The prediction has a mean pLDDT of 78. This is a predicted complex of two RNAs, RNase P RNA and transfer RNA, with 440 nucleotides together.
[in-house]
This record gives sequence, structure tokens and C1' cells, in this order.
RNA sequence: CGAGUGGACCGGGCGGUCGCGGCUCGGGCGCCAGCUCGGGUCGAGGAAAGUCCGGACUCCAUAGGGCAGGACGCUGGGGAAAGUCCCAGGCGGGGCGACCCGUGGAAAGUGCAGCAGAGAGCAGACCGCCUCGGGAGACCGAGGUAAGGGUGAAAGGGUGAGGUAAGAGCUCACCAGCGCAGCGGGCGACCGGUGCGGCUAGGCAAACCCCGUCCGGAGCAAGACCAAGCAGGAGGCAUGGGCGGCCCGUCCGGCGCCUCCGGGUAGGUCGCACGAGGCGAGCGGUAACGCUCGUCCCAGAUGGAUGGCCACCCCCGCGGCCGUGAGGCCGCGGGACAGGAUCCGGCUUACAGGCCGACUCGAGAU
RNA sequence: UGCGGGGUCGUCUAACGGCAGGACGCCUGGCUCUGGACCAGGAAGUUGGGGUUCGAAUCCCUGCCCCGCAGCCA
Repeated sequence: CGAGUGGACCGGGCGGUCGCGGCUCGGGCGCCAGCUCGGGUCGAGGAAAGUCCGGACUCCAUAGGGCAGGACGCUGGGGAAAGUCCCAGGCGGGGCGACCCGUGGAAAGUGCAGCAGAGAGCAGACCGCCUCGGGAGACCGAGGUAAGGGUGAAAGGGUGAGGUAAGAGCUCACCAGCGCAGCGGGCGACCGGUGCGGCUAGGCAAACCCCGUCCGGAGCAAGACCAAGCAGGAGGCAUGGGCGGCCCGUCCGGCGCCUCCGGGUAGGUCGCACGAGGCGAGCGGUAACGCUCGUCCCAGAUGGAUGGCCACCCCCGCGGCCGUGAGGCCGCGGGACAGGAUCCGGCUUACAGGCCGACUCGAGAU
Repeated sequence: UGCGGGGUCGUCUAACGGCAGGACGCCUGGCUCUGGACCAGGAAGUUGGGGUUCGAAUCCCUGCCCCGCAGCCA
């Protein structure tokens, strides 16, 4: 310098001016509720999004047992929890490499594999090879074989030697893989040797399933309180409700409960902003993360507040001028994705542009 | 805001994981003096991306789009 891998971060800045929402202080008006003016202070995100996971919280009983159903799946650790989370490792696959992707069980059982092909699940002989018989010959018939060819995503160990009519784990050596026994290392997944055995055991579980672990339901329109206003009717259950699919158990309640039709209302307060909280330092840990100390208070709207305009700077594109050139000046245009609505931890997806450090491969120079 | 359901030619709708089919519509040709009807032929599709599998409309993940339901008081 070129090509690439993986990670962390920012995501406009400063000023003026006109505005918006919350809290608070002061003035004015008002009987009160409150209204208004001025000051102070705070006021969206890395994803606030999708709602894909997990919780907090609230109600249903304090959330119980079993079946059904659902989710997940290598090992160890982290975290409040996670079942699509994070870190470190193991094994397998891909890449020259940095690195990336995958992850229980297919020798428990059931099932699936179209077309092609002779044969597709403890399979099989089309061509070929070999033997025998026939024939003048082309070739035909019977049998053996699975090395070679062909089909396919997949044809049931590989290489070599012996062996044979031709062949074949038929036999042997080595290698790969499997099972059993035992040794060493590792917390473990697993790894490395040794001996014996039989020569081979295929794929799919994001097919049913098996094993293990986990899961009660609903969701802030949860739920609590206040206010306003109206009109009840029909059906069902007789024990009803919590309980969603079923059974059990248990609790509550006494004349209720459910469904449908009709009626009224479209208001307020709380929940609701101090939290698994942010920032900084030290210590422990490979890391995720944890502990201790210090410091800070940081949106609460309810048709939903963070914005508009101007000027300067920054970045990008286009055009013009100057300059041999690197570049400079001027003008115009643009600066993303997107936005709280109970809150939090993850994941995923969208995103103009910028910045930081690490690593790999190749080339060149010293 | 929360919860639930769905997406196949232009429209409506089929398809045990194995060549995406049908009807209407559209186009071309034929028949007819012309049009319709009729006959023959044709084009046109699995919402985007990724994964599992030999093979995906179908199974899994992730986006996009569409639709529906849910307030309170008697």
C1' cells in the first nucleotide's frame, strides 16, 4: 500500500429569536376549584421500533397435585430470570488465515425418501468380468461374482498385498470408525495411549417419538378510589364462582352467577417515575460479571409536550474560478433510521455519515 | 396501548415435504357480414430474506403488509 476479519463508540456543535410540557418560587385575579404573568429547573433513543423471549408489578386463592398441552436441549460459569441472553471452553463443518457456522438421543420403537436406477434399508445384478454348455460365427442359455462402469442427494469402510476361474474382509498388514475392559489428563463436555472383539454400524427428530429440564392464567384498557348519568328485558345454571382443556383437592359466597339484547357515560385521582438506576475510582475474576467507596437525581404527556426560523462551524455531493500539483475560494443542494405512553433485562430489525483500537493474508521498501 | 388471526396468477380458491392446479378475467387464432356465445392455444402466482432437508407454498427463524377484538357504570 492492497484485500479482509472481528469489536467498541458517536450519531451534529455553538449562538440568537419565537414557541411547547412537568415541577417549583414569587406577583396579580378569584369565595373556592383554579386562571394568568414572570423567574428558576428538568424535558426521548441506540434502537424509544417489532412485540420475539424473560421478569418486576397487579388481580384471580397463598398459586396446590395429576393428566393433557407447550417450550428448550454439548460442558462449566454469570445474571432477578430467560425457553431466540451473555462469557469461557469441548466436538463437528467451512475458510490459506484472522475468524465464522452448528450442537441431546437415529444399535428404544414407529415412519419418510418423488424422479432416475437392476437394486433405497439388514438391498441388489443393467453393462462388465469369469466358468460350463450350444453354435461355423455374430451370439444364445445356465451359473458364479461384486473389483470396474452407469443411476442417484445417498449404493453399506479405505489403501496395499496374498488369494481366486473371475472376484470378494475371503485372509493379512496399516489407517479411519464402532463396542467392551482398563490407564493417564481435565470440575466437566471431552482428549490421549493400551488390550480384546467383530469387519461396518447410512440420512432425517425445524417427522412422530424417547430422555432430561422448565412452564398456573390474564394483562396498566392489570388494578384501586371518586364523580356524573340511565331503564330495564330475555334465556340458562341450580349449587355457583376462582379454573384457561380435563380430573382431583381447596377456598369464597349466599341468592347469586353466566350469556345475549337494550340503556347511560367518553370525566377526574392514584397505580406513575429512587430504579435488578446512572457516572467515576479501587479490588477480585481469563471473561461475562461481582464487591466496596464516592457522587448524581435524570421526561411523565393523555390526541399526547423536545419544535420552527436565522447566522456561524463540521461532513458529503454537484457546478464555477484559481493553481503544474497536493489543494484553496465561491455558489447551490443535502445531513440518516426513527420517536416515550407501567417499568426493566435481552434478542431481532432499520440507519446518512463519522471515529477508535485489535488481528489476518498478500506485495514492496529498509 | 395490549391481545388474536391471516397473506397462493388481476380476482376467488385447491394442493399427505416430491412437476403449484381449477374457475372467472386477459391476450392470440378460428367460426361470423360484425359483436356475443362457442372451439383451440397462450401469458400470468406461493408477501421479502435466511435456515432445516436430497428436495419447502407446506417445517423453523426474522422482517413487511392486511384484518379483527378489548374501556367504564347500571